[in-house]
Context: one part of a larger RNA
Parts: sequence; structure tokens; C1' cells
RNA sequence: UGACGGGGGCCCGCACAAGCGGUGGAGUAUGUGGCUUAAUUCGAUGCAACGCGAAGAACCUUACCUGGCCUUGACAUGCUAGUAGUAGAACCCAGAAACGGGGACGAGGUAGCAAUACCAGCUAGCACAGGUGCUGCAUGGCUGUCGUCAGCUCGUGUCGUGAGAUGUUGGGUUAAGUCCCGCAACGAGCGCAACCCCUAUGAUUAGUUGCCCAGCAAUGGACCCUCUAGUCAGACUGCUCUGUGAAACGGAGAGGAAGGUGGGGAUGACGUCAAGUCAGGAUGGCCCUUACGGCCAGGGCUGCACACGUACUACAAUGCUCAGUACAGAAUGAACCGAAACCGCAAGGUGGAGGCAAUCCCUAAAACUGAGCCCAGUUCGGAUUGAGGGCUGCAACUCGCCCUCAUGAAGUUGGAAUCGCUAGUAAUGGCGCAUCAGCUACGGCGCCGUGAAUACGUUCCCGGGCCUUGUACA
Repeated sequence: UGACGGGGGCCCGCACAAGCGGUGGAGUAUGUGGCUUAAUUCGAUGCAACGCGAAGAACCUUACCUGGCCUUGACAUGCUAGUAGUAGAACCCAGAAACGGGGACGAGGUAGCAAUACCAGCUAGCACAGGUGCUGCAUGGCUGUCGUCAGCUCGUGUCGUGAGAUGUUGGGUUAAGUCCCGCAACGAGCGCAACCCCUAUGAUUAGUUGCCCAGCAAUGGACCCUCUAGUCAGACUGCUCUGUGAAACGGAGAGGAAGGUGGGGAUGACGUCAAGUCAGGAUGGCCCUUACGGCCAGGGCUGCACACGUACUACAAUGCUCAGUACAGAAUGAACCGAAACCGCAAGGUGGAGGCAAUCCCUAAAACUGAGCCCAGUUCGGAUUGAGGGCUGCAACUCGCCCUCAUGAAGUUGGAAUCGCUAGUAAUGGCGCAUCAGCUACGGCGCCGUGAAUACGUUCCCGGGCCUUGUACA
């Protein structure tokens, strides 16, 4: 000087407390461990691995296994030699395919008048290719975490023999090393804040595809309002009172759409964990080279005595079923989205208007109104299984999703323990998008609807910041 302490002081954070809803019990989905296996490819492992890489494993993907094949190779560059109905190629043979054998037909580029030469092609050979093989403890890059915590440093000066100290400590204050005052310090840098984006109010400009008016419609008129999207205004403790002797700042109030960082996002200092990633790509070294490279078919990644994580659906009456009826936002669409109408109980099919989109696709559900159920393993719950269908796709056996009928399991609120959340939040309801032929999405990322309770307080648990103290630690 640090680190540590079941030392002290001060202060923060959904850290506790106060509340609301869960997890832990059930069934299922999904990830992981384990076991099994020819293979169940690999990585991630306290917080910070476990709906993670994977924003899509039937083939492909695919890296794994079994079997069948290839060896200058699926791909790149160069060298040497040879070759010609060359490149390509319908089709035929055998085969699981790849590979192999045959093959009608059948091109080209550059220079040149042409012959021809070169290129492209094929064959043989040589350099080499190739490796998701190893090492993240050889690395770059990127990322997680402490933590959006308020810290981390430097120059000059001063003090100290020196390590180092001071500044950065102290008194106040703040979300903040934020600001004020003081001070052997005076300044500065990286962080904080602000500058950026979205959102809440108004003005102005613009007016189609939007909006308003007329009309059955086609369409016509208008730009007040809504809206869209560009510019500007607006919030700064600016004003009043007060805590006082001053400042910073705090408290109350006015005005205001908004008030003291208005709400949300992006933004992550010096560093820590030899944290993670050689399988995203890059890359040193090592290793393989008729195989640890390459092609193909089938299988596996989906196996199942079991254990854990994360979710979904429930156990019901604030509910379930049926009927009626109202109101969104954001986003997508051309190998795409697909209306009306018709067929089907339905999934879906026929159909093809319109839409390269403020024009068309386009339609929320919970809520609300009415009726039934009457507390039961039920008109709760939907697992499982049987049968019949639909869709995508060469192909749904291993191993897809959906619909209908039948079947109707566990489950009556969950032990110890444990998680999230402070407001348009939690809880709850639906809608959209990426990936994508289809889908295991109940996941992820967004959008809007309905919409709470509680916070006395900081003794305690956890994490963190500053000062101080002890130390057989560095």
C1' cells in the first nucleotide's frame, strides 16, 4: 500500500421488511446430469452452465455411428507431359445411393487472312489442397461478470531515507469524485451528467393511399378535426415562501401537458475472474495425409429405472360451457399475403378479386349482456390411448404439425426451501415478427387491452461504496 475480520462509523440497492403473484407437489414441453448405446457429435458447469451456442435436428443441416465408395481430391494457385466430336448431355445398364460402365445429340473465348498458338476441358504426375483434429493455460477479436457500481489515474509542487503519502482526506450535499465550503496543494484525463433515439403538450408546414362531407356505388368536393412526418417552442430549481449567518442543496407552493434526472432506451471507466469462445470467422505451435481428408445410403443427435433447472396447463364458481355484442397497437407480405362466393362438423379444399402496400390481405381476446352448471374428481382438468381424416414435403416407420369422434389419467393449492416485481409496474388477456417447405414455439423478441397492493423503517440476511481500526496474510 492492499486484502481480510462472526471490528467500528456513515450510506446505498426489490437486499431485508410491508405487499402481490409464483417455483418447490401433479401432467406435459424443453434444457442438463446420469444411465444406456454401434453412435446417442461438440461446447457451456456457483452467482455469471442448464427454453444456453440452436432466429427451427424427418433427408439436408451434421460435426457422431454402421456400411458402400474416391485419392491432386468437393475447393485454390502453379509447374511438366499427353490428349481430342472437346465442354455439356437426354437416355440406357447394374446399384440403396455415391461411385462405375455406355451414350444419340452437341458448343466456346483470345490473337491471326489462314495454318496455327494460347485459354477453357480431360488424362497422368509433381508442388500442394483438406481437417468442426488438439491446445481459449500460446493468441487477436468478441462476450459475460462485479456494475450504470462511482470510482480509476496523471502532470507539476510539497512531505517522507524509502515503499509511498498528499491531491481523492475533512464539514455539508447529491442518483453521482454531483456541487459548495475548507485545506500544501494547484491543475488535468478516463468515468458521472449533458449532447443521440423513443415517448408525454402545443405551434407551424405539407394533405394522398389518411381524415371529413355528399352519394347505393363508381366517384366528386374540402384539408376544420384525427392522423402521418419535417421544423420549432416548452422544464431551467426559472418564480414565491422557507430550513439559516453564507454557499451547495433540501422542504412547501404557484403556473404548467409535463417539476426538480418527467418516463423509457442506447451508452459499461481503470481493472477482476489464466471467466467463456481454436465449433462463427481469424491465427502460432503440434498432429493426420489411400486418411483424423472427401462422396453417398441408412441410423443417431428424439434412446429411459432415475435426479435437477426453466416454462406451459391445471386443480375450478372472481369459475366453466353456450349464445349475443364492443374496442387496439406494432409488424409482415411477390417462388409472397390472399378477399368475396361455394364444399366440408372441422383441420382444410375449390376459387381467385385486390395488393410490390397509410390503398389489398385485416379479423383481437380478456371485458360486457343473457342463459345453463350448484361444489362433485364434476358441464373442473386435460394427460394417455384407439379410430378416421387434413397439410407440408422425393419421403412423416424410427421422428412433423393440425382436425374430428371415442377414451378420459394425475391433480382438491403443494414439505424444507426459494424467485420476481415499487406504476401504466406486478398480475392477467390476446396480436405480430425472425428462423422457416413444414414443424416439436408452451421458447425468443416486440405490440397493445384490462390493471392492483404495499414500503413503518434500516435491527437482521445478501451485494456494494467511503472513512477508520486490528492483523502470525501478500
This is a predicted structure of a 474-nucleotide part of an RNA (small-subunit ribosomal RNA, 3' major domain) from a Verrucomicrobiota bacterium. It was read from a public genome assembly. Rfam family: Bacterial small subunit ribosomal RNA. Its family is annotated with structural constituent of ribosome and ribosome in the Gene Ontology. The prediction has a mean pLDDT of 82.